[in-house]
Context: one part of a larger RNA
RNA sequence: CGUAGGAGAUUUGAGAAGAGCUUCCCCUAGUACGAGAGGACUGGGGAGGACGAACCUCUGGUGUUCCAGUUGUCCCGUCAGGGGCAUCGCUGGGUAGCUAAGUUCGGACCGGAUAACCGCUGAAAGCAUCUAAGCGGGAAGCCGCAUUCAAGAUUAGAUCUCCCUGAAGACCCCUUGAAGACUACGAGGUUGAUAGGCCAGAUGUGUAAGGGCAGCAAUGCCUUCAGCUAACUGGUACUAACCGGUCGUUCGG
Numbered sequence: 001c002g003u004a005g006g007a008g009a010u011u012u013g014a015g016a017a018g019a020g021c022u023u024c025c026c027c028u029a030g031u032a033c034g035a036g037a038g039g040a041c042u043g044g045g046g047a048g049g050a051c052g053a054a055c056c057u058c059u060g061g062u063g064u065u066c067c068a069g070u071u072g073u074c075c076c077g078u079c080a081g082g083g084g085c086a087u088c089g090c091u092g093g094g095u096a097g098c099u100a101a102g103u104u105c106g107g108a109c110c111g112g113a114u115a116a117c118c119g120c121u122g123a124a125a126g127c128a129u130c131u132a133a134g135c136g137g138g139a140a141g142c143c144g145c146a147u148u149c150a151a152g153a154u155u156a157g158a159u160c161u162c163c164c165u166g167a168a169g170a171c172c173c174c175u176u177g178a179a180g181a182c183u184a185c186g187a188g189g190u191u192g193a194u195a196g197g198c199c200a201g202a203u204g205u206g207u208a209a210g211g212g213c214a215g216c217a218a219u220g221c222c223u224u225c226a227g228c229u230a231a232c233u234g235g236u237a238c239u240a241a242c243c244g245g246u247c248g249u250u251c252g253g
C1' cells in the first nucleotide's frame, strides 16, 4: 500500500515445513519343521540406544547483586567492630533465572494408490497362460491420517460484535515484563497491584553484634535454629504511571 466504509476479536485451510530411526529380551514354543544338530512364521508383552521437543519437581552445574570462613596490607585515632585493594583476593555453601549429565513426552495406529513379486478369471492360440479386456494381494518407500506455520491464497476467504462522528478504535507519552539488539509482542496507567518501596513468608547461610560466665591466654559456652538474606510467593497505594496530545469521518449507487 492492497484486501472498495472504519474498527476489535475469533477462525477455515489452498499451500508449505518439520518429524519419519533402530536394537535386545520374554511368552506363544523348545511348538511347526528336522534323523539329529538346530530352530521359526504369526500374535502379544517388556527393556534400551541414538535423535528431537518442552520443562526445571528431583539430581547436579552456574549463580562477579546472598551468607559464612580466612591471608596480606591500607584506612575508619586505638581496642572491638568494619570498609577498600589483592582474579569475585582465596575458600565453603547457595535463591531466582539460564541450563544437562536431570525430568516428561515423541516416531505410532489406521486408510488409499502402488514397486518387485504372488494370484483369480481369461482369450488371441479348442490346450496352456497373472494380461490382451476385467478383478485381487503386496513395502521402512508414495499420498493421507498426527504436529507447526499459513488469506499478499491479488481467487486477498469466513463468523461474531462495535461505530455512524472527530465516533468505534489506535497511537504518542508514562510504569514495565519469565518479551526483547532496536523495533515488535505482552501486562498496566488512580474505576490502578505495572515497577519500586514497605510488611509477612519462603529460601540460603549457619548461631550476628553487644553483654554475661569460664579460662593467664588463644578460645569456649549462654543469650541464639541467632543475625543477615538477590532475582522467589502473597499482600499493601507509601513513591512513580501526571498533565495532556495526535491519528481516525464512504469510491460509488
Base pairs, nucleotide, nucleotide: 001152005163006162007161008160009159010158011157015149016148017147021049022048023047024046025045026044027043033038051106052105053104054103055102059100060099061098062097066093067092068091069090070089071086072085073084074083075082076081110144111143112142117137118136119135120134169247170246171245172244173189174188175187176186177185194240195239196238197236198235199234200233201232204228205227210223211222212221213220214219